[in-house]
Molecule: transfer RNA
Organism: Oltmannsiellopsis viridis
RNA sequence: GCGAAAGUAGCUUAAUCGGUAAAGCGUUGCAUUGCCAUUGCGAAGAUUGAGGAUUCGAGUUCCUUCUUUCGCU
Numbered sequence: 001g002c003g004a005a006a007g008u009a010g011c012u013u014a015a016u017c018g019g020u021a022a023a024g025c026g027u028u029g030c031a032u033u034g035c036c037a038u039u040g041c042g043a044a045g046a047u048u049g050a051g052g053a054u055u056c057g058a059g060u061u062c063c064u065u066c067u068u069u070c071g072c073u
Stems, first nucleotide, its partner, number of pairs: 001072007010025004019056001027043005049065005
């Protein structure tokens, strides 16, 4: 230099043909216990890497760009 893949909550991952962004762990409140742990019921936490375009509507389609990984030279 060329090609491919990935980027979504603090972490690990979902999201079907474009139609309310979910789950586990973690954090936190209450209950349970003599205390801790476990368990049960709740809560908070995301402008879906960034910027544009298309669309009534974009995590998803298109363009540009950033970062990481892999391959080729």